A computed fold for a 165-nucleotide RNA from Lacisediminihabitans changchengi, annotated as FMN riboswitch aptamer (RFN element).
The RNAcentral record of the sequence draws on Rfam.
Its Rfam family is "FMN riboswitch aptamer (RFN element)". Gene Ontology term of the family: FMN binding.
Lineage of the source: Bacteria > Actinomycetota > Micrococcales > Microbacteriaceae > Lacisediminihabitans.
The model forms 96% of the base pairs in the Rfam consensus.
RNA sequence: UUGUGCUCCGGGGUCGGUGAGAAUCCGAACCGGCGGUGAAAGUCCGCGACCCGCCGAUCGAAGACAUUCGACCGGCGGUUGAGCUGGUGGAAUUCCGGCACCGACGGUGAUGAGGUUCGGGUCAGCAAUGGCCGGGGUCUUCAGUCCGGAUGAGAGGAAGCACAC
Numbered sequence: 001u002u003g004u005g006c007u008c009c010g011g012g013g014u015c016g017g018u019g020a021g022a023a024u025c026c027g028a029a030c031c032g033g034c035g036g037u038g039a040a041a042g043u044c045c046g047c048g049a050c051c052c053g054c055c056g057a058u059c060g061a062a063g064a065c066a067u068u069c070g071a072c073c074g075g076c077g078g079u080u081g082a083g084c085u086g087g088u089g090g091a092a093u094u095c096c097g098g099c100a101c102c103g104a105c106g107g108u109g110a111u112g113a114g115g116u117u118c119g120g121g122u123c124a125g126c127a128a129u130g131g132c133c134g135g136g137g138u139c140u141u142c143a144g145u146c147c148g149g150a151u152g153a154g155a156g157g158a159a160g161c162a163c164a165c
Stems, first nucleotide, its partner, number of pairs: 002164006008157002014028004029145002031103002033047004042101002051078006058071005083099005105148003112141007120133005
């Protein structure tokens, strides 16, 4: 120096307004895992986690049995959001300038929107009925920053220890 094992480390982000009530509405703000990439990346390539499926091991429950369900671990596969441009330069969708965009799943309030229903006021009309305004019930919709799975997992990593070369 290299390899293997162990120890350790390994995700960030809020204020105001309205209102009886909102960190979810309105306005503004803030945040950005890991490795790579001839120059530094949330939006280029890949990975991880979440989610889905298949196979296998272990454990538990139900069952007369076949088997079924669940938890957890491993393997394989699938899905998985978003950027352009000008400048500098040998080289940058990574730097500087400008203007943008994205953010899983479950939960949670609706003051916003839509559906439905009940009745109220008012105008027109002989009436049936129609228009306008506002109220109650109910259903649907609604968070990158709140809560949850998660004191989890993990791509990986500075250092240390041990063994080997």